About this RNA
Transfer RNA from a Chloroflexota bacterium, 73 nucleotides, folded computationally.
RNA sequence: GGGCCGUUAGCUCAAUUGGCAGAGCAGGGCACUCUUAAUGCCAAGGUCACAGGUUCGACCCCUGUACGGCCCA
Numbered sequence: 001g002g003g004c005c006g007u008u009a010g011c012u013c014a015a016u017u018g019g020c021a022g023a024g025c026a027g028g029g030c031a032c033u034c035u036u037a038a039u040g041c042c043a044a045g046g047u048c049a050c051a052g053g054u055u056c057g058a059c060c061c062c063u064g065u066a067c068g069g070c071c072c073a
Base pairs, nucleotide, nucleotide: 001072002071003070004069005068006067007066010025011024012023013022019056028042029041030040031039049065050064051063052062053061
């Protein structure tokens, strides 16, 4: 220098042709318990890496950039 893949909640990851962003774990509250743990219930938590474009509408499509991984040179 070239190619491919990845980037979504604190962490690990989903999101079926473009149509309301979710789960598990962690953290918080409550119930249960003499207490703790376990278990159950509830709520909260997001500039979907960044910028631009297409579209009535973008995590999703297109372009560029940044970061990480692999391969080639």

The organism belongs to Chloroflexota, within Bacteria. Rfam family: tRNA. Rfam classes the family as a transfer RNA.